[in-house]
Context: one part of a larger RNA
Molecule: small-subunit ribosomal RNA, 5' domain
Organism: uncultured bacterium
RNA sequence: GACGAACGCUGGCGGCGUGCUUAACACAUGCAAGUCGAACGGAUCAUCAGGUUUUCGGAUUUGGUGGUGAGUGGCGAACGGGUGAGUAACACGUGAGUAACCUGCCCCGGACUUUGGGAUAACGACUCGAAAGGGUUGCUAAUACCGGAUAUUGAACUGUUGCCGCAUGGUGGUGGUUUGAAAGUUUUUUCGGUUCGGGAUGGGCUCGCGGCCUAUCAGCUUGUUGGUGGGGUGAUGGCCUACCAAGGCGUCGACGGGUAGCCGGCCUGAGAGGGCGACCGGCCACACUGGGACUGAGAUACGGCCCAGACUCCUACGGGAGGCAGCAGUGGGGAAUAUUGCACAAUGGACGGAAGUCUGAUGCAGCAACGCCGCGUGCGGGAUGAAGGCCUUCGGGUUGUAAACCGCUUUCACCAGGGGCGAAUUUGACGGUACCUGGAGAAGAAGCACCGGCUAACUACGUGCCAGCAGCCGCGGUGAUACGUAGGGUGCGAGCGUUGUCC
Numbered sequence: 001g002a003c004g005a006a007c008g009c010u011g012g013c014g015g016c017g018u019g020c021u022u023a024a025c026a027c028a029u030g031c032a033a034g035u036c037g038a039a040c041g042g043a044u045c046a047u048c049a050g051g052u053u054u055u056c057g058g059a060u061u062u063g064g065u066g067g068u069g070a071g072u073g074g075c076g077a078a079c080g081g082g083u084g085a086g087u088a089a090c091a092c093g094u095g096a097g098u099a100a101c102c103u104g105c106c107c108c109g110g111a112c113u114u115u116g117g118g119a120u121a122a123c124g125a126c127u128c129g130a131a132a133g134g135g136u137u138g139c140u141a142a143u144a145c146c147g148g149a150u151a152u153u154g155a156a157c158u159g160u161u162g163c164c165g166c167a168u169g170g171u172g173g174u175g176g177u178u179u180g181a182a183a184g185u186u187u188u189u190u191c192g193g194u195u196c197g198g199g200a201u202g203g204g205c206u207c208g209c210g211g212c213c214u215a216u217c218a219g220c221u222u223g224u225u226g227g228u229g230g231g232g233u234g235a236u237g238g239c240c241u242a243c244c245a246a247g248g249c250g251u252c253g254a255c256g257g258g259u260a261g262c263c264g265g266c267c268u269g270a271g272a273g274g275g276c277g278a279c280c281g282g283c284c285a286c287a288c289u290g291g292g293a294c295u296g297a298g299a300u301a302c303g304g305c306c307c308a309g310a311c312u313c314c315u316a317c318g319g320g321a322g323g324c325a326g327c328a329g330u331g332g333g334g335a336a337u338a339u340u341g342c343a344c345a346a347u348g349g350a351c352g353g354a355a356g357u358c359u360g361a362u363g364c365a366g367c368a369a370c371g372c373c374g375c376g377u378g379c380g381g382g383a384u385g386a387a388g389g390c391c392u393u394c395g396g397g398u399u400g401u402a403a404a405c406c407g408c409u410u411u412c413a414c415c416a417g418g419g420g421c422g423a424a425u426u427u428g429a430c431g432g433u434a435c436c437u438g439g440a441g442a443a444g445a446a447g448c449a450c451c452g453g454c455u456a457a458c459u460a461c462g463u464g465c466c467a468g469c470a471g472c473c474g475c476g477g478u479g480a481u482a483c484g485u486a487g488g489g490u491g492c493g494a495g496c497g498u499u500g501u502c503c
Base pairs, nucleotide, nucleotide: 001502002501003500005499006498007497008496009495012375013374014373015372016371017370018368019367020333025331026330027329029328030327031326034075035074036073039072040071043068044067045066046065047064048063049062050061051060052059053058082286083285084284092210093209094208095207096206097205098204101203102202106199107198108197109196110195111194112193113192114148115147116146117145123138124137125136126135127134128133154179155178156177157176158175159174160173161172162171163170164169184191212258213257214256219249220248221247224246225245226244227243228242229241230240231239261283262282263281264280265276266275267274268273288309289308290307291306292305311322312321313320314319339365341364342363343362347361348359349358350357351356378408379407380406381405388399389398390397391396412444414439415438416437417436418435422430447492448491449490450489451488452473453472454471458487459486460485461484462483468475469474
């Protein structure tokens, strides 16, 4: 000097930040991912128009409009948010490669959008179960599912041929065989669907180099190292497998052990360097513990599924349910770390043609001097240098222009009135907040540490190697500037000290 700090004493206001560093301990409760009726059938409610009937209340039916619970279907749920356990590794940083790859939504360009079919949920009936949840049977729709047609373009195989390169090879032309699509909706416009090529974005994989401690770890390795055939993947590869060879790594530290998420950065320092990796941003890993795949453009998926385990809860004892390292909040641990708040107004995201819905992302507010910055606690005059306190050589000195007293001002806070930007045309949680104007009155607002030397600041009393102090040197045993108190002083100031850690 610095801090995500804590502790002690003290504490007026505002702005901007920051706030479980410990138990990746366990979690009550609420919320945190939905949306689309312009994909679909149906149920129900409201309303309008028409018909039938009527005891004039209504009942029933057809059509339109609007809303809603459940269901099929689409998109999203792989983002956003959290945490740092694991990981010494191509995890990260940086620079390359991919002639070994993928990429939903979005953008550009070309072509097409044809013809059929059978189901199923919802619903009805019956039925099992305490519940969670099922079973049988009957009916129905689609942009759900499955066939056929067409496709010079695409894919696979196979001829022929041009050009190029960086080794495997890449990229064109031209033949043949086989094979591959589609979906509708809306009053219209629209919005969609399929296929091919390109782009953008995002990712996968590979490699060079770089960054901890330990030799009281010296040898390590059998899918191990390489090859061939095969499998697998979007893709290279011992990634996997069969066979063959016997290799591969290591004192330039292999292997083992310990510790640790990495970086941009942050702190310190003149720099070189050293330490750290909170907040913010990028990447990675994880989601009760361990394992596994499914769906999908994308996950081996925090608020999805299956299995095993530990734990908790419900139970009719047969069986079920759960996962806060999301936001709040609770218990526990700890020196220690906040509200079960408001709003989608803004920014951004998902869905939707839109209106809009959802959004504990986010924007705000609350708590905490935890940090940084700013402001205030008054200003001027005022000497018989009042009283009181303290000291005294008893003359006086000091507190001290300090107070009183006189004059003045009103920042902030307080009271009253008005009230902007953030919002494009509508829409403001913040918020009647910021800000402006007026009003009253010095009024509501100062402490903490230190005073032997280092180190700015000294006397008195008490104590008597006691009580105590102390960062180091060291003070205290009867004249203590070093302990305690008082007066005075010094330093900093809404803070001041102490402790811890780093330079």